[in-house]
RNA sequence: GUCGUUGUCGGCUAGGGUUCCGGGCGCGCGUGGCGUGCCGGCUGGUCCGAGAGCCGACGGUCCCGCGGUUGUGGUUGCGGGGCUCCACGGAGGGAUAAAAGCCCGGGAGGC
Numbered sequence: 001g002u003c004g005u006u007g008u009c010g011g012c013u014a015g016g017g018u019u020c021c022g023g024g025c026g027c028g029c030g031u032g033g034c035g036u037g038c039c040g041g042c043u044g045g046u047c048c049g050a051g052a053g054c055c056g057a058c059g060g061u062c063c064c065g066c067g068g069u070u071g072u073g074g075u076u077g078c079g080g081g082g083c084u085c086c087a088c089g090g091a092g093g094g095a096u097a098a099a100a101g102c103c104c105g106g107g108a109g110g111c
Base pairs, nucleotide, nucleotide: 007058008057009056010055011054012053015048016047020045021044022042023039024038025037026036027035028034029033059084060083061082062081063080064079065078066077067076068075069074086106088109092104093103094102
């Protein structure tokens, strides 16, 4: 300097806003309520949600063991175990009803 791999999905959380539910305030009515306008600087439910958060399943890779195939090589299946590293990070933009640790993005930049 070059090439390949370091993965996928599900659940949860940090966090997020306000489409719906609920709540609050105002107004109206046929007043145990219903309708309507506004409020997320309303705890919440629905909802969104992490590369650098958690858990699980699968996948990958290596080792050991047991089979099939042909005695070996090779190939293929199953079981058990190890590993699956590291990771500081804007502004701005995008989607959705809206926003965010979502996406641009392991980006720009920094070390």
A computed fold for a 111-nucleotide RNA from a Rhodocyclaceae bacterium, annotated as Guanidine-I riboswitch aptamer. Its Rfam family is "Guanidine-I riboswitch aptamer". About the family: This family represents a conserved RNA structure found upstream of the ykkC and yxkD genes in Bacillus subtilis and related genes in other bacteria. The function of this family is unclear although it has been suggested that it may function to switch on efflux pumps and detoxification systems in response to harmful environmental molecules. The prediction has a mean pLDDT of 84. It was read from a public genome assembly, where an Rfam model found it.